Notes
Transfer RNA from a Propionibacteriaceae bacterium, 74 nucleotides, folded computationally. The RNAcentral record of the sequence draws on ENA. Its Rfam family is "tRNA". Its family is annotated with triplet codon-amino acid adaptor activity in the Gene Ontology. The coordinates come from a structure-prediction model, not an experiment, and the mean pLDDT is 81.
[in-house]
RNA sequence: GGCCCGGUAGCUCAGUUGGAUAGAGCCGCAGACUUCUAAUCUGCUGGUCGUGGGUUCGAGUCCCUCCCGGGUCG
Numbered sequence: 001g002g003c004c005c006g007g008u009a010g011c012u013c014a015g016u017u018g019g020a021u022a023g024a025g026c027c028g029c030a031g032a033c034u035u036c037u038a039a040u041c042u043g044c045u046g047g048u049c050g051u052g053g054g055u056u057c058g059a060g061u062c063c064c065u066c067c068c069g070g071g072u073c074g
Stems, first nucleotide, its partner, number of pairs: 001073007010026004019057001028044005050066001052064003
């Protein structure tokens, strides 16, 4: 340098064909329970969906550029 895969919450990831409020688990916080802790249960916080642009009534999803990580070929 060519090709392929990936980038979504603090972490690990889902999001299948473009459609109404972007989700789960863990972590964290609060409460319940407990003599106290742990465990368990309930609730809550947390996202400019890697950057910039384009298409569209509508983009995490489609197109282009760039950045980052991994794999592979030379």